[in-house]
The part of an RNA shown here (small-subunit ribosomal RNA, 3' major domain) has 479 nucleotides and comes from an uncultured Saprospiraceae bacterium. Its Rfam family is "Bacterial small subunit ribosomal RNA".

Context: one part of a larger RNA
Formats: sequence, C1' cells, structure tokens
RNA sequence: UGACGGGGGUCCGCACAAGCGGUGGAGCAUGUGGUUUAAUUCGAUGAUACGCGAGGAACCUUACCAAGAUUAGAAUGUUUUAGGACAGUUGCUGAAAGGUGAUUUUCUCUUCGGAGACCUAUUGCAAGGUGCUGCAUGGUUGUCGUCAGCUCGUGCCGUGAGGUGUUGGGUUAAGUCCCGCAACGAGCGCAACCCUCAUCUUUAGUUGCCAGCAUGUUAUGAUGGGGACUCUAAAGAAACUGCCUGCGUAAGCAGUGAGGAAGGGGGGGAUGACGUCAAAUCAUCAUGGCCUUUAUAUCUUGGGCUACACACGUGCUACAAUGGCCGGUACAGAGGGUCGCCACACCGCGAGGUGGAGCCAAUCUCAUAAAGCCGGCCUCAGUUCGGAUUGGAGUCUGCAACUCGACUCCAUGAAGUUGGAAUCGCUAGUAAUCGCGUAUCAGCAAUGACGCGGUGAAUACGUUCCCGGACCUUGUACA
Repeated sequence: UGACGGGGGUCCGCACAAGCGGUGGAGCAUGUGGUUUAAUUCGAUGAUACGCGAGGAACCUUACCAAGAUUAGAAUGUUUUAGGACAGUUGCUGAAAGGUGAUUUUCUCUUCGGAGACCUAUUGCAAGGUGCUGCAUGGUUGUCGUCAGCUCGUGCCGUGAGGUGUUGGGUUAAGUCCCGCAACGAGCGCAACCCUCAUCUUUAGUUGCCAGCAUGUUAUGAUGGGGACUCUAAAGAAACUGCCUGCGUAAGCAGUGAGGAAGGGGGGGAUGACGUCAAAUCAUCAUGGCCUUUAUAUCUUGGGCUACACACGUGCUACAAUGGCCGGUACAGAGGGUCGCCACACCGCGAGGUGGAGCCAAUCUCAUAAAGCCGGCCUCAGUUCGGAUUGGAGUCUGCAACUCGACUCCAUGAAGUUGGAAUCGCUAGUAAUCGCGUAUCAGCAAUGACGCGGUGAAUACGUUCCCGGACCUUGUACA
C1' cells in the first nucleotide's frame, strides 16, 4: 500500500421488511447429469452452465456410428502432356456413391505449319482436417456493475515503499456540486450531446382522414370535393429549481405553491472507466506450435444426435364457479408478403381442397384479436373440471413422415382437489392476466426467443437482521 475480520461508523440496492404472483407435489414440453448404446457428435458446469451455442436434428444440416467407395483428392489458380467440343444417348453392376463398357461429336482466326477458346484425363506447385492446446494468441462475450470509481502532470511531505490531491463539513442517483484545506490543474468514467414515448406549432395531403357542401346506395369516404380533425413524417417550440414561500453561508432540500401536456433525472432505450475471475470461446472467424496425409481427408446409403430404472434446472397445462360450455356482440398495436400473402365463391364436420380477383402493398392480403359485454345451461362432483395416454379414420409439406413431423375428426378419458423442507420474480401502465406478430423455416416437434398492444392491482412502518456493494477508520503472525 492492499486484502481480510462472526471490528467500528456512514450510505445504497426488490437485499430484508410490507404486499402480489409463482417454483418445489401432478401430467406434458424442453435442457442437463447419470445410465445405456455400434453411435447416443462437440462445447457451456456456483453466482456468471442447464428452453445455453441451436433465431428450426426426418434426408441434408452432422461434426458421431455401421457398411460401401475415392486418393493431388469436394473448390480455385497455374503448369506438363494427350485427346476431344462440352453436352447428349445408352449397356452391366450397385442401396447410393462409385466402378466398368458402348455410341455420337468441336468452335474462332489462319500464311494451312499452327495459334487461341472451352472441356476431359494426366504431371507438378499451392491441398484438406468441426484433430489437440482458450494455460501460446487476436477478435468477441459474460461477471462484479450503469457500481462511482480509476488515474496522471507539476508542486509539497517522506531515507524509502509511498503519501498528498481523491481526506474533512454539507449535498447528490453520481469523485454531483458547494465550503474548507499544500496543494493547483487535467484525463478515463458520471451527467449531457443520440434514439423513442408524452404536448403544441409550422410545412405537406396520397394509398391515410371526412367537419361542412353536394351525388349515390339496403349498406360502405363509394364519388365530386375539402386540409378543418385523426394520422403520417420532416422542421421547430417546450422543463431550466426558471418563478413564489420556508430552511440554508453556499451547494441544495421541502411545498395537494403557481403556471403547464409534462416538475425537480418526465418514462424507456442505446451507451459498460482502470481492472477482476490464467472466466468462456482454436466448433463463427482468424492464428502460433503440435499431430494427421490411401487418412484424423473426401463421397454415399442407412442409423444416431429423439435411447430411459432414475436425479436436477427452466417452462406450459391444470386441479375449477372471479369457472367450464353454447349463442350473440365490441374495441388494438406492431409486424410479414412475388419460389410470396391470398380476398371471394363452391366442396368437406374439420385439418384442407378446387376454381379465382387484388397486391412488389398507409392502396391488396395474412386478419375473426382474446380476455370483455349480453343471454342461456351446468351446481361443487374426480364433475359439462382436467386433458395425458391409447385405438381408428384422415389432411398437408416433402424423393421420403417406420425409427422421428405438424395438424384434423371420432372414440378413449390417466395423474391431479392448491403442493414438505426450501426457494424465485416484481415498486406502475410495473406485477398479474389476455390475445396478436416476427425471425429461423419445404414442413415442424415454438409451451422457446424477440417484439406488440388490451385489461390492470396490492404494498413499502422502516434499515435491527440476511445477501451484495461504496467510502472513512481500526486490528492483523496474510501478500
């Protein structure tokens, strides 16, 4: 100087407390461990692995296994030699890949010698490796932590390590600011500058809108027209403790103060200092070294990654009446669409099928939002709760749904009556609850991930305690 303490002081955080909803019990989905296996490819392992890499494992992917094949190789450049257009047609073998045959056949220039183009085979040079080492590395990432810290120059103090500044008194979300001070300044962080939401103004008015004036319809901005309104999308305005009162030297704090759409950081996002964990990744990529080169490379078929006594994590659905079922009826936002989205009509109980308009989209379409509201049935039961499992019949995608897809219909109708010890999330448009969309994608194991809106709470006395963190101080046989 640090680190540590079941030392002290001050402060903070959904850390506790106060509340609301869960997990842990059931069934299923998914990941992991273990076991099994020819193989169940590999990585991730307290917090910081376990719906994680994977934002799509039937083949492919695919790295694993079995079997069958290839050997300058699956790609590209260059080079030697030979042949010919390439392509195409076709026999045998085979699961395919591959192997082995047959047949047909060039183009441009030309001095007719040849040269060039393209392709195949062949020779050489450069191959290839998801093989090892993340403890050789770059790059990227997690975490402490969006915590308020981490440092430097000059000066001063100290023999020196080092200190001071950065401590102290206040204040703040903040090393934020004020005052004081052997310090005076500065940098990386904080904050602000960026995006978005909330208000208004101006500009603009189609594909959006329709107040007023007309036309038309059973009905619809459908039509003429209009820019008022909504909206769209560009530019501005607006919030600064600026004003008032009180407290304070100041910084600042308090106020159901005024005004205002918004008030004291207005809400949300992006943004992550010096560093820590030899943290993660050689399987995104790049790369040193090592290893391999008729195999640890490459191709193909089939299998596996989907196994199943069991254990754990994360979720979904429930156990019902604040509910289930039936009928009627209302209101979103944000996205996607040409190898696509598909109106409408007909067929089918349905998944879907057959016709078929529009749309490269503020125009057409996916697309009925659901919870909600109105009416009816059920009356507390393993039920009109719950839907697992299984049988049968189908639809769709795709060479192909046996291993191993999703969905539909009929039948079947398991466990489960609110969950031990323990444990998690959340402070407001949040929790809870309800549906909608997108990426990946032929299809889909999505209950996941990422977004979007609808309805919409309770509680916070407080900081004694648990956990984590910041600053000052103290002890130490630790570095």